[in-house]
RNA sequence: CCCGAUAAAGCCAAACCCGUUGCGAGGCGGGGACGGAAAGCCACGGGUCUCACAAAAAUGAGAUAGCCGGGUUGCCUGGG
Repeated sequence: CCCGAUAAAGCCAAACCCGUUGCGAGGCGGGGACGGAAAGCCACGGGUCUCACAAAAAUGAGAUAGCCGGGUUGCCUGGG
C1' cells in the first nucleotide's frame, strides 16, 4: 500500500414495539437485531421522500450518509 470481515479486540444497529419531538418526510431516547468494513463525518453530484406554491412543469424550504457516486478522517491485522 492492497484485499478482507473466515481470526481476535471492540463498534454500529434495519424491521417492529414503547416514549418524546416535528405539519410532514423524519430526528432523539429505551427495547430489539435484518444487516454493516467506514452503517464514522460532510447534502458536493445524481436518486428517492416530505412540506409550501402551482393546472402541470418549474421553483423554494427540508429529510435520507442504512440508495449510489464523490470528499474527508479512522479501528483490527487474518491474508497478499
A computed fold for an 80-nucleotide RNA from Desulfobacca sp., annotated as c-di-GMP-I-GGC riboswitch aptamer.
Model confidence (mean pLDDT): 82 of 100.
The model forms 95% of the base pairs in the Rfam consensus.
Rfam family: c-di-GMP-I-GGC riboswitch aptamer. Its family is annotated with cyclic-di-GMP binding in the Gene Ontology.